[in-house]
Model confidence (mean pLDDT): 81 of 100.
This is a predicted structure of an 84-nucleotide RNA (transfer RNA) from a Candidatus Peregrinibacteria bacterium.
It matches the Rfam family "tRNA". About the family: Transfer RNA (tRNA) molecules are approximately 80 nucleotides in length.
The source organism's lineage runs through Bacteria, Bacteria candidate phyla and Candidatus Peregrinibacteriota.
RNA sequence: GCCCGGGUGGCGGAAUUGGUAGACGCGCGGGACUCAAAAUCCCGUCUUGGCAACAAGGUGAGGGUUCGAUUCCCUCCCCGGGCA
Numbered sequence: 001g002c003c004c005g006g007g008u009g010g011c012g013g014a015a016u017u018g019g020u021a022g023a024c025g026c027g028c029g030g031g032a033c034u035c036a037a038a039a040u041c042c043c044g045u046c047u048u049g050g051c052a053a054c055a056a057g058g059u060g061a062g063g064g065u066u067c068g069a070u071u072c073c074c075u076c077c078c079c080g081g082g083c084a
Base pairs, nucleotide, nucleotide: 001083002082003081004080005079006078007077010026011025012024019067027045028044029043030042031041032040046057047056048055049054060076061075062074063073064072
């Protein structure tokens, strides 16, 4: 230099012939159970604003296509692999 795969909450990891993003698990916070703990069970857990209802933003960065993009196209950044 060329080719392939990948980048999504604190972490792992889903969501596609473009149509509700934050499933599920771990972790964390609160609670139940217990004399106490472990295990187990229940609730919550992206960010900002708000008492709440809810609103806005958000998929590595920036553009493009589209009524609509995590998904398709272009450029760049980062990680892994292959070829030279």